A computed fold for a 368-nucleotide RNA from Coprothermobacter platensis DSM 11748, annotated as Bacterial RNase P class A. It was read from a public genome assembly, where an Rfam model found it. The model forms 98% of the base pairs in the Rfam consensus. Lineage of the source: Bacteria > Pseudomonadati > Coprothermobacteria > Coprothermobacter > Coprothermobacter platensis.
RNA sequence: AGAGCAGACGAGGCAACCGCAGUCAAAUAGAGACUGAGGAAAGUCCGAGCUCCACAGAGCGGGAUGCUGGGUAACUCCCAGUGAGGGCGACCUCAAGGACAGUGCCACAGAAAACAAACCGCCGCUAUUCCCCAUCGGGGAAUAGUUGGCAAGGGUGAAAAGGUGGGGUAAGAGCCCACCGCAGUACUGGUGACAGUGCUGGCAUGGUAAACCCCAUCCGGUGCAAGGCCAAGCAGCCAGCUGAGACCCUGCUCGGCGAGCUGGCGGGUAGGCCGCUUGAGCGUAUUGGCAACAGUGCGCCCAGAGAAAUGGUUGCCAUCCACCAAUUCUUGGUGGAGACAGAACUCGGCUUAUUGUCUGCUCACUAA
Numbered sequence: 001a002g003a004g005c006a007g008a009c010g011a012g013g014c015a016a017c018c019g020c021a022g023u024c025a026a027a028u029a030g031a032g033a034c035u036g037a038g039g040a041a042a043g044u045c046c047g048a049g050c051u052c053c054a055c056a057g058a059g060c061g062g063g064a065u066g067c068u069g070g071g072u073a074a075c076u077c078c079c080a081g082u083g084a085g086g087g088c089g090a091c092c093u094c095a096a097g098g099a100c101a102g103u104g105c106c107a108c109a110g111a112a113a114a115c116a117a118a119c120c121g122c123c124g125c126u127a128u129u130c131c132c133c134a135u136c137g138g139g140g141a142a143u144a145g146u147u148g149g150c151a152a153g154g155g156u157g158a159a160a161a162g163g164u165g166g167g168g169u170a171a172g173a174g175c176c177c178a179c180c181g182c183a184g185u186a187c188u189g190g191u192g193a194c195a196g197u198g199c200u201g202g203c204a205u206g207g208u209a210a211a212c213c214c215c216a217u218c219c220g221g222u223g224c225a226a227g228g229c230c231a232a233g234c235a236g237c238c239a240g241c242u243g244a245g246a247c248c249c250u251g252c253u254c255g256g257c258g259a260g261c262u263g264g265c266g267g268g269u270a271g272g273c274c275g276c277u278u279g280a281g282c283g284u285a286u287u288g289g290c291a292a293c294a295g296u297g298c299g300c301c302c303a304g305a306g307a308a309a310u311g312g313u314u315g316c317c318a319u320c321c322a323c324c325a326a327u328u329c330u331u332g333g334u335g336g337a338g339a340c341a342g343a344a345c346u347c348g349g350c351u352u353a354u355u356g357u358c359u360g361c362u363c364a365c366u367a368a
Stems, first nucleotide, its partner, number of pairs: 002363009012317007020036005038340001042351002045349005050223001052221002057254004062219005067081005082096001083094004097214002102212002104208003119154002121150003124146010162180006181203001182201008227274004236265006248256002281300008319337008
């Protein structure tokens, strides 16, 4: 000096003047005090608090999750681990149960794609021809055939009846052997997922479930435009269903509840208040825990708008960039710049957008 991996923090500070919203105070008083957008407020992807259906059930259907152990109000989230995969590495990723319950699919290529096999080829046999040795005949090569043997070599493919090496064979093959792998079993370690070691056996019934499906666990629906209260105002008419039980719970059935329900035409209203911010809250110290996190002590109150407030100006300081001057380190001057973006009931996560600084670790290069 470079390229990376993981994590943390910030998103300018201070002051003055003016302006806005809320709370407190005040009421011929007061005009004062305090507070006032985010690390993601975004997405609406998960989970809840809260609300109503509603007195509150069962089954089916449907949906979600899917290795183990912990955390949490809960989760598909977080922490730690196991296994698999990627990377030289720091590290990262996983839709990680079941293919012997059943069904489906594996195009093309290839001989053959699962009760799966012979295209090229190797060996044997038959026939013909040639060569060598040399004369009991033997050996070799080429061509053609095939009624025989092979699945080792080559080819196709994402994947082809375990892999490497050796022996054996006419040529071959777990045919045999060694190691690896696979199956079974015992012991050891671990809460567990799993890991290790030994023994036995020539021994693996292809893959695919983010295909249908099976198994285990869990799940009522709805959403602050939820849902309540007050005031004011008007105008009902027609049709259908309904105590032989409508509507609703509810997507369907059983069951429950129980008196109005649905549609069309027409009229009135859109005002005010609550919900609405003290929370599974924040900060700090300490204890336990590898950690996520939990307990305890002390301290703090940090927006509640309602078409939507949280702003504008000036000055100084700080950060970064460029230029100039001086200059050992460094100092001074001038000019410029500041990303993504805006609460709307609240909270825990995840995902996405974007900028600056810091910390630790990895890799290779150069120099000593």